Predicted 3D model of a 142-nucleotide RNA (c-di-AMP riboswitch aptamer (ydaO/yuaA leader)) from an uncultured bacterium. The coordinates come from a structure-prediction model, not an experiment, and the mean pLDDT is 77. Of the family's consensus pairs, 92% are formed in the model.

[in-house]
RNA sequence: ACUUGCUUUCCGCUGAAUCUCCGUAUGAGUACGGAGAUCGGGGGACCCAAUGAAUUGGGGCGAGUGGUGGUAUCGACCACCUAGCGCGAACUUUCAGCGCGAGCCCGACAGCUAACCCCGAAAGCAACGAAAGAAAGAAAGU
Numbered sequence: 001a002c003u004u005g006c007u008u009u010c011c012g013c014u015g016a017a018u019c020u021c022c023g024u025a026u027g028a029g030u031a032c033g034g035a036g037a038u039c040g041g042g043g044g045a046c047c048c049a050a051u052g053a054a055u056u057g058g059g060g061c062g063a064g065u066g067g068u069g070g071u072a073u074c075g076a077c078c079a080c081c082u083a084g085c086g087c088g089a090a091c092u093u094u095c096a097g098c099g100c101g102a103g104c105c106c107g108a109c110a111g112c113u114a115a116c117c118c119c120g121a122a123a124g125c126a127a128c129g130a131a132a133g134a135a136a137g138a139a140a141g142u
């Protein structure tokens, strides 16, 4: 290097939401604050695009849009479907199968957008069971 066979411990999920250092408190790798890295989001020129309507405001994060029907105390709620999104258990793709299809924010205001400026780094779940299934491929080991 090639061929064939076998094996694959640990490593859960959505999400940008992780890592490092310093300080204070603390039993503490726990909490709070600061800084950096990294990841994520917004604002913001020329050019390009748009340019008549409109208070029935407009816009942002996010997969979370749209439709039909029903109920109602007319606030809103419920059912079914749907654009789209996620899981499918070491990894990738496909499939069986299983779910989501919300919520929040800005405050009269924002198209794109180099330089530049600003902001976030949460929250929530699953299993503790033969549950975690199948196919192909790749990778690693032997």
Stems, first nucleotide, its partner, number of pairs: 005142004012125003018037008038121006048111001057109001058106004066081006084100004091137005